[in-house]
Context: one part of a larger RNA
RNA sequence: CUUGCACCUGGACAGAAAGACCCUAUGAAGCUUUACUAUAACUUGGAAUUGGGUUCGGGCUUCUCUUGCGCAGGAUAGGUGGGAGACUGAGAAGUUGCCCUUGUGGGGGCAAUGGAGUCAACGGUGAGAUACCACUCUGGAGAGGCUAGGAUUCUAACCCUGACCCGUGAUCCGGGCGGGGAACAGUUUCAGGCGGGUAGUUUGACUGGGGCGGUCGCCUCCUAAAAGGUAACGGAGGCGCACAAAGGUUCCCUCAGGCUGGUCGGAAAUCAGCCAAAGAGUGUAAAGGCAUAAGGGAGCUUGACUGCAACACCAACAAGUGGAGCAGGGUGGAAACACGGUCUUAGUGAUCCGACGGCACUGCGUGGAAGGGCCGUCGCUCAUCGGAUAAAAGUUACUCUAGGGAUAACAGGCUGAUCUCCCCCAAGAGUCCACAUCGACGGGGAGGUUUGGCACCUCGAUGUCGGCUCAUCGCAUCCCGGGGCUGGAGCAGGUCCCAAGGGUUCGGCUGUUCGCCGAUUAAAGCGGUACGUGAGCUGGGUUUAGAACGUCGUGAGACAGUUCGGUCCCUAUCUGCCGUGGG
Numbered sequence: 001c002u003u004g005c006a007c008c009u010g011g012a013c014a015g016a017a018a019g020a021c022c023c024u025a026u027g028a029a030g031c032u033u034u035a036c037u038a039u040a041a042c043u044u045g046g047a048a049u050u051g052g053g054u055u056c057g058g059g060c061u062u063c064u065c066u067u068g069c070g071c072a073g074g075a076u077a078g079g080u081g082g083g084a085g086a087c088u089g090a091g092a093a094g095u096u097g098c099c100c101u102u103g104u105g106g107g108g109g110c111a112a113u114g115g116a117g118u119c120a121a122c123g124g125u126g127a128g129a130u131a132c133c134a135c136u137c138u139g140g141a142g143a144g145g146c147u148a149g150g151a152u153u154c155u156a157a158c159c160c161u162g163a164c165c166c167g168u169g170a171u172c173c174g175g176g177c178g179g180g181g182a183a184c185a186g187u188u189u190c191a192g193g194c195g196g197g198u199a200g201u202u203u204g205a206c207u208g209g210g211g212c213g214g215u216c217g218c219c220u221c222c223u224a225a226a227a228g229g230u231a232a233c234g235g236a237g238g239c240g241c242a243c244a245a246a247g248g249u250u251c252c253c254u255c256a257g258g259c260u261g262g263u264c265g266g267a268a269a270u271c272a273g274c275c276a277a278a279g280a281g282u283g284u285a286a287a288g289g290c291a292u293a294a295g296g297g298a299g300c301u302u303g304a305c306u307g308c309a310a311c312a313c314c315a316a317c318a319a320g321u322g323g324a325g326c327a328g329g330g331u332g333g334a335a336a337c338a339c340g341g342u343c344u345u346a347g348u349g350a351u352c353c354g355a356c357g358g359c360a361c362u363g364c365g366u367g368g369a370a371g372g373g374c375c376g377u378c379g380c381u382c383a384u385c386g387g388a389u390a391a392a393a394g395u396u397a398c399u400c401u402a403g404g405g406a407u408a409a410c411a412g413g414c415u416g417a418u419c420u421c422c423c424c425c426a427a428g429a430g431u432c433c434a435c436a437u438c439g440a441c442g443g444g445g446a447g448g449u450u451u452g453g454c455a456c457c458u459c460g461a462u463g464u465c466g467g468c469u470c471a472u473c474g475c476a477u478c479c480c481g482g483g484g485c486u487g488g489a490g491c492a493g494g495u496c497c498c499a500a501g502g503g504u505u506c507g508g509c510u511g512u513u514c515g516c517c518g519a520u521u522a523a524a525g526c527g528g529u530a531c532g533u534g535a536g537c538u539g540g541g542u543u544u545a546g547a548a549c550g551u552c553g554u555g556a557g558a559c560a561g562u563u564c565g566g567u568c569c570c571u572a573u574c575u576g577c578c579g580u581g582g583g
Base pairs, nucleotide, nucleotide: 001583002582003581004580005579008576010575011574012573015569022404023403024402025401027400028399029396030395031394032393035201036200037199038198039197042193043192044191045190046189047188048187049186051154052153053152054151055150056149058147059146060145061144062143063142064141065140066139068137078136079135080134081133082132085119086118087117094113095112096111097110098109099108100107101106158181159180160179161178162177164176165175166174167173204216205215206214213233217239218238219237220236221235222234240385241283242342243341247301248300249299250298251297252296253295255279257275258274259273260272261271281290282289284347286345287344288343305328306327307326308325311322312321313320317386330339331338332337353379354378355377356376357375358374359373361372362371411458412456413454414453415452417451419447420446421445422444423443424442428438429437465540466538467537468536470532471529472528473527474526475525478503479502480501481498482497483496484495485494486493505519506518507517508516509515546564547563548562549561550559551558552557
C1' cells in the first nucleotide's frame, strides 16, 4: 500500500414518519355561549273536527219613553226648523199616596180625590218658549232582531272503561249493553312566544412570526434626492363641518407693532401726530397665497341659477378637477363688466333595494289602473371608509388536512446594541504624591461564552434542559514554574509580564445549570467544541392525552402558576476509530 475478520458508533445535517410545536388557508371537525339564522319540543291564541239548553254582562241596529241646572232671567233654556195658538167634560189647576231619577233645588210616571182652568206673543237673554209639531245630539231605561264572549247544564260527536253478550274456539278488533268524562280533551292547520335540545354557519386584514397593542377613508407639511410621482408599525398636525351671510355685485377703507402727546384711564380701552411692505388679518390644521388686496366696512340683492359645453389636467378602471364660449331668464353697476357659492387645497360613500315629488315614455285582448321607466330629491361611523350577507361570537392539550424554512421556538450563520475582557485621557482617592493600588466624566478596541436584533440553510423532522460516560481544544492561568514593580523588613500579600507540561476533591439541599452550606485541598480556573457527547445511557425538568388546586372566563376552556401520573425504536452499507490476520 492492498484485502479480510471481530468490535465501537463521531460523521454520512444516518434510517423510520410529506413536523404533532409555530404560522398560513376567505381548509375541516369536536365542543361552548346572553354570536347569527333556523328548528324539534313546550306554551298561548284563532279556525276545523264541534252539537243542544239556561243564565250573565258586552257590541251593533230598529221602535217607544226619558235625560240636559255657567251668569242675568218668573226658572233645570241640549241643537235646528216650522209655528200663533196648544191642552182640557175621553176631565184643567190644586190636594193625598206610591214608584223612578237627582246637582237635594227640583224633574218624570201611576192611582185616588177634585170640578174649570193651565201654558204661550210682552220686559230681560248670545240664543225664546216642553204652548204645540218634526228631525236630531249626549247620557239612561224598556221591548224586538243580529252577533262575539263568560258561567253553568245536557248528550249524541269525541275520549276512557267493564270479571258482561255476540262475531268466536280470540286479554286484539268490530258490534251490542252498561259506567265515567265531554263539546273540554285529543288531532289537523295558521299565527305569537320561548327554545345550544338540535342543525348550518360566521368569528377581517396589515403586522420585522403570531397574539396583545395600534392602525384601516380624506386634507396639509417633511421624508422626496430643485418637474410630476415615490415606501416604512418613518416624523408632525387636522377632517367627518360651518356660513342666508362668513354668498353676489357696486362704492369706500388699510393692518400688527413702536415712539410722543392726551380727563377719569392703569402695561393694555377710546383719541391725535409720526415711523411702520405686512411682523396683522383670512370661520376652521398646515402649506401655498393675498395691501390692485383674497384683509376691514356700507348700499342693493340671491348667479349658493336652468339647459349645455369646445378644450385640457389628473388618471389602470371607476372616479376627481379646471373650463372659455352659446341659449334662457336674472342680480349689482351710469357703463365697461362681474356673478353657475365661500383665498385655495379636507368636511366623504359605488351599485342594488326602497321612499317622496314631477314627466306622461310603457301599460300582457281593448280602455283604464297596478307595476315599470325617465328627471329631481331622500334613506348607509356600508369608518375593515372600491362598500362579500338584510342578518354572525368563542374554544380545542381530544384534534385533523393541505402547505411553509415565504414564518416563530432549538442549534448554526450575520451583527455585536447588551455582555466579558483590554487599552487611551487623568479629575480625584491614596498624610504628601494621578499612575504601589484604585480610578470619575469621557474616548478607542478585542472576543463571540449572555440577553437581544435579523430571518440566511433546515418544518417530505438538524431530538430540546440537567445528570452519567468519554473526551478534545483555547488562555483572558485556579495550583505547581520563571520574572518586574510595590505604599516589598520577614512571613503572607497586591499588581503586571512570561508560561497550557501536568493537575484542578468528597458530600447535604434542589430536576436543576447556577447557587448556598459542610469537610478537605497545592488548587478546588474560565470558556469553546450543534449551550461537546440520547443510531452511548438516563428521563428528574420542560412539552400531548387522565386528574386536582388557585386565578381568569357566562361557558367550552386557559395560565414562562402549582401538583400527582405518563411507551426514549434502530440487526452498521460507507466513512472514522480500536484490535487482529493474509498478500